[in-house]
RNA sequence: UAGAAUAAUAGGCAAACUUUAAGAAAUUAAAGGGCGCAAAACUUUGGAGUCUACGGCAUUAGUUGCUACGACAGUCCGGUCGCGAUU
Numbered sequence: 001u002a003g004a005a006u007a008a009u010a011g012g013c014a015a016a017c018u019u020u021a022a023g024a025a026a027u028u029a030a031a032g033g034g035c036g037c038a039a040a041a042c043u044u045u046g047g048a049g050u051c052u053a054c055g056g057c058a059u060u061a062g063u064u065g066c067u068a069c070g071a072c073a074g075u076c077c078g079g080u081c082g083c084g085a086u087u
Base pairs, nucleotide, nucleotide: 004087005086006085012037013036017032018031019030020029021028022027035074041080042079043078046077047076048075049072050071051070055067056066057065058064
């Protein structure tokens, strides 16, 4: 320095939910709150998957279906950076 296994000092992040705000929605941000995480740090201009459908197209008596230019990094793989006791 790199990898694997297992821990832990000092720490880090923050699920559900609540309030406020934004958004057509999915969802996001802030505050509170902790389910959990050894990368639950960053990256969607690497690949896949999932969610939504303002708008568009089609359809209908009523409606319904398809569609991402939208969203999810705490869905997975990958890339980048970082902490680290013992063997």